[in-house]
RNA sequence: CUCUUAUCAAGAGCGGUGGAGGGACUGGCCCAUUGAAACCGCGGCAACCUUCAAUCAUUGAAAAGGUGCCAAUUCCUGCAGGAAACUGUAAAGAUAAGGG
Numbered sequence: 001c002u003c004u005u006a007u008c009a010a011g012a013g014c015g016g017u018g019g020a021g022g023g024a025c026u027g028g029c030c031c032a033u034u035g036a037a038a039c040c041g042c043g044g045c046a047a048c049c050u051u052c053a054a055u056c057a058u059u060g061a062a063a064a065g066g067u068g069c070c071a072a073u074u075c076c077u078g079c080a081g082g083a084a085a086c087u088g089u090a091a092a093g094a095u096a097a098g099g100g
Stems, first nucleotide, its partner, number of pairs: 001100008013042005021031003025078001027076002043070003047067003050062005074092001079088003
């Protein structure tokens, strides 16, 4: 990098450096000099793997080891149905595990 599977309506800060952007992309709509992104320190959340127990579809608990995450439902939307409101899951994306 690519393929497969699962999940995505919950949860989670403060300080320093930094100076204009950011929320994946499209169209919106938001956040941002009452300081964006990024980096550093400490902190937190708990999704998958890990451990234990029950069950043999899975569920619960623990720790926080490996990644991950800490504005808004993956912020909404993009495919289909519908006059619309909205509904479905389609695509795309993110995370984890396994294979190549």
About this RNA: SAM riboswitch aptamer (S box leader) from Oceanobacillus oncorhynchi, 100 nucleotides, folded computationally. Lineage of the source: Bacteria > Bacillota > Bacilli > Caryophanales > Oceanobacillus.